[in-house]
Context: one part of a larger RNA
Molecule: small-subunit ribosomal RNA, 5' domain
Organism: uncultured bacterium
């Protein structure tokens, strides 16, 4: 110096960062991934209109008994219309969020390479959508089950699902031809043969199929580089190499068969602690050492192990299956769950916040759109945890009041300090206006920042330390006791070092003291 700090004593305001470095322990409870009715089939709210039976206000007639004509309500129907959504389909739940166990690895950085690879939405270009079909949810209906759920039968629809036709610059066989390269080898011609597609809707527009290229993401492989320990010296059997088949988007012992004996290692293999890596950060003239909290990249996990399924993309944090453990319901026959997402709650710990408001902004999902998800994200709360700013007054004032302390009793010092006079109002506090952030509308923040005006020095200071390093000294009190202490050391009657007091230095809303790193 410097911290993602703690702990003591203290505490006035504001910007701006930051906050579980412990037990990847365990979680009660709410939200964190939906979206599309312009894909379907089915529901068919409210409103409107019609019409039946009801109903009965004003009104007329009246022999006073009643008749008649009939608005508003309310129930039913029925048409118009399309609200709302379970389910079937589409996309998206691989992105965004957490965490840092694992891991010394091609995991990371860098720097090449893949003539050994793939890419949903986007962009460009080129071509196409013929003409069928048979199920299945959901509804309706019989059942089982406490529940999670779940069985059969009917029956119905798509841009679901299947096969037909057509397609070539894809691919694949078969041969030629002239080219290039970097070892396998690459790309171009023009033939033939085979094979593979579509979907519609509410139709100036939106999907839909093939194809070629782009762009963006991925993936593989290789040089180089960054830990410790030889009190670990030898390790390897799929081990290392070939042929062949499988696999895969793609090369390769990736896997398998059969073949050879090989591969690594004093340039430290093997083992065995430890550790996510960078880009920064801290420090130090550097050179180097230290670190890997926030932010931004990359990896790896998402209760512990396995495994695949969908699909462009996962072996998939809020899927799906197995097994573990561990909590939960339970009719004991079976089920349900996974905060290393936001807040929260218990535990651990010196120690680390709200069960807060908004989609206004940015972005990110779905939709043609209007819009609806968003604890991403912008905000506010809580916390001197950093770091920056500001105040807590300024001026003038000597009888150098007084009280305190110290005194050679003369004075000294506390001290222009205070009292007193003139004066300002930052910040707080009233009270008035009041934004940008947004774009023609929308502002969570927020009546918030900011302005403006009012009264009033008024509401606002400690912490440490004073023997030498190292600024800053005297009394008293204790008497090797009681202590102090970073070192060196102090303290057994005049202690500048211990304790209080005066005084004085050092920094100041902070000062110390611990821990770490340099």
């Nucleotide at each position: 110096g410097a911290c993602a700090a703690a702990c003591g004593c203290u505490g006035g305001c504001g910007g701006c960062g930051c906050g579980c470095u412990u037990a990847a322990c365990a979680c009660a409870u709410g939200c964190a991934a939906g979206u599309c009715g312009a894909g379907c089939g089915a529901u068919g709210a409210g409103a409107u209109u019609u019409c039946c039976a009801c109903a009965g206000a004003a009104c007329c007639c009246u022999u006073c008994c009643g008749g008649g004509u009939g608005a508003a309500g309310a129930u039913g129907a029925a048409a118009u219309g399309g609200a709302u959504u379970a389910c079937c389909g589409g996309c998206g739940g691989a992105c965004g969020g957490g965490u840092g166990a694992g891991u010394a690895a091609c995991a990371c950085g860098u720097g090449a390479g893949u003539a050994a690879c793939c890419u949903g939405c986007c962009u460009u270009u080129g071509a196409c959508a013929u003409a069928g079909g048979g199920a299945u949810a959901g509804c309706c209906u019989c059942g089982g089950g406490a529940a999670a759920c779940u069985g059969g039968g009917a029956u119905u629809a798509a841009u679901a699902c299947c096969a037909g036709a057509u397609g070539a610059a894809a691919c694949u066989a078969c041969a030629c031809u002239a080219c290039c390269g970097c070892a396998u080898g690459g790309g171009a011609g023009a033939a033939u043969a085979a094979u593979c597609a579509a979907a519609g809707a509410a139709u100036a527009u939106c999907g839909g199929u093939c194809a070629a290229a782009g762009a963006u993401g991925g993936a593989c492989u290789c040089g180089c580089g960054g830990c410790u320990g030889a009190u670990u010296a030898g390790c390897u059997a799929g081990u290392u190499g070939g042929u062949g088949a499988g696999g895969u988007a793609a090369c390769g012992g990736c896997c398998c068969a059969c073949c050879a004996a090989g591969g690594c290692g004093a340039c430290g293999a093997u083992c065995a602690g430890u550790a996510g890596c960078c880009g920064g950060c801290c420090u130090g003239a550097g050179a180097g050492g230290g670190u890997g909290a926030u932010c931004g990249g990359c990896c790896a996990c998402c209760u512990u192990g396995g495994a695949a399924c969908u699909g462009a993309g996962a072996c998939a944090c809020g899927g799906u299956c197995c097994a573990a453990a561990c909590u939960c319901c339970u009719a004991c026959a079976g089920g349900a769950g996974g905060c290393a997402g936001c807040g929260g709650u218990g535990g651990g710990g010196a120690a680390u916040a709200u069960u807060g408001c908004a989609c206004a902004a940015u972005g990110g999902g779905g939709g043609a759109a209007a819009c609806c998800c968003u604890g991403a994200u912008g905000c506010a709360a809580c916390g001197a945890c950093c770091c920056c700013g500001c105040g807590u007054g300024a001026g003038c004032g000597a009888a150098c009041a007084a009280c305190g302390c110290c005194u050679u009793c003369g004075g000294g010092u506390c001290a222009u300090a205070a009292a007193g006079c003139u004066c300002u109002u930052u910040u707080a506090u009233g009270a008035g206006g009041g934004a940008a952030g947004a774009u023609a509308a929308u502002g969570a923040c927020g009546g918030u920042a900011c302005c403006u005006c009012a009264a009033g020095a008024a509401a606002a200071a400690g912490c440490c330390c004073c023997g030498g390093c190292u600024a800053a000294c005297u009394a008293c009190g204790u008497g090797c006791c009681a202590u102090c202490a970073g070192c060196c050391g102090c303290g057994g009657u005049a202690a500048u070092a211990c304790g209080u007091a005066g005084g004085g230095g050092g920094c100041u809303a902070g000062c110390g003291u611990u821990g770490u790193c340099c």